[in-house]
RNA sequence: GAAGCCCGCCAGACCGCCGCUGGUGCCAUCCGGGAAACCUGGCACUGGAGGAAUGUCCGGACUGCACAGGGCAGCGUAGCAGGUAACACCUGUCCACCGCGAGGUGAGGAUCAGAGCAACAGAGACGAGCCGGUUAGGUCCGGGUGAAACGGGCAAUCUCUACGCGCAGCAAUACCAAAUAGGCCAGCGUUGAUGUGGCUCCGCGGAGCUGGCGGGUAGGUAGCACCGAGCCGGGAGGCGACUUCCGGCCCAGAGGAAUGGCGGUCACGGCGCGGGCAACCGCGCCGCACAGAAUCCGGCUUACCGGCGGGCUUCACAA
Numbered sequence: 001g002a003a004g005c006c007c008g009c010c011a012g013a014c015c016g017c018c019g020c021u022g023g024u025g026c027c028a029u030c031c032g033g034g035a036a037a038c039c040u041g042g043c044a045c046u047g048g049a050g051g052a053a054u055g056u057c058c059g060g061a062c063u064g065c066a067c068a069g070g071g072c073a074g075c076g077u078a079g080c081a082g083g084u085a086a087c088a089c090c091u092g093u094c095c096a097c098c099g100c101g102a103g104g105u106g107a108g109g110a111u112c113a114g115a116g117c118a119a120c121a122g123a124g125a126c127g128a129g130c131c132g133g134u135u136a137g138g139u140c141c142g143g144g145u146g147a148a149a150c151g152g153g154c155a156a157u158c159u160c161u162a163c164g165c166g167c168a169g170c171a172a173u174a175c176c177a178a179a180u181a182g183g184c185c186a187g188c189g190u191u192g193a194u195g196u197g198g199c200u201c202c203g204c205g206g207a208g209c210u211g212g213c214g215g216g217u218a219g220g221u222a223g224c225a226c227c228g229a230g231c232c233g234g235g236a237g238g239c240g241a242c243u244u245c246c247g248g249c250c251c252a253g254a255g256g257a258a259u260g261g262c263g264g265u266c267a268c269g270g271c272g273c274g275g276g277c278a279a280c281c282g283c284g285c286c287g288c289a290c291a292g293a294a295u296c297c298g299g300c301u302u303a304c305c306g307g308c309g310g311g312c313u314u315c316a317c318a319a
Base pairs, nucleotide, nucleotide: 001315002314003313004312005311006310007309008308009307010306012266013265014264015263016262017261018260020048021047022046023045024044025043026042027041032039033038050290055300057299058298059297060296061295062169063168064167065166074165075164076163077162078161079093080092081091082090083089094108095106096105097104098103109160110159114158115157116154117153130143131142132141133140173222174221175220176219183213184212185211186210187209188208195204196203197202228250230249231248232247233246234245235244236243237242268287269286270285271284272283273282274281275280
């Protein structure tokens, strides 16, 4: 210098104007919406997407229901050892395969428990028989073909073994709670109620009316985002995944769903033009990915313009 392998990081920056939304403090106010539950205004300060928030594919937390214990069925996992709350994830290592190599990939338990399997060729294809030679004796040797032939292979066919799994999911679930309809209870009512006619009286009319209770729905609140399998820095243990100790920090929270829009400067990439021997400089235009939290967390997976850093391998050249 060229070609590669494996990790880690970033995902435009700043300024101005106009907005959206969470929290805290102060003020206003019982004014407004609503039957109620409950919701709400202004100002100041402050927080406001990602490495994948994707897929919703695994594993858990949490919640409700079920549940003495054991077994069957069903589903899943599979070298060995370890990590973890748990896993189908991760780490180490053995083996097999791929690569010159750095490395990568693996659906890697069991085929004397049982069943099943193989086109063409071949006498014969899963089952021992068959043919030739040989021997005291199915005693021993060989058998064109074919991927596999007188012995095996396949468990990415059923099966067996070991281990794991109760079922559903935040539209879970808990609480507050209308209208209408239906239910139950009490009182009144055919000895005329409620209703109605400008109504103490009188008339019309003819079977319900009033109150309470309880369940469910709309609606509202919680779950839900300040305290955790949390993040950052450092020490110790371990090859490592990871564990532990010390110090610091609080870091989105909507509910038809906020996290945005416009303008400017700079950065980055591409193209064109001009200048220059060249390195490069100037101007103009275009672009700046994939994507958007929805109960939360750990993984895997898929998508992605480009850029930066570290370690390593092979080849070539120079000293």

Overview: This is a predicted structure of a 319-nucleotide RNA (Bacterial RNase P class A) from a Caulobacteraceae bacterium. It is recorded under the gene name rnpB. Rfam family: Bacterial RNase P class A. The family's RNA type in Rfam is ribozyme. The prediction has a mean pLDDT of 77. The sequence is in RNAcentral, with records from ENA.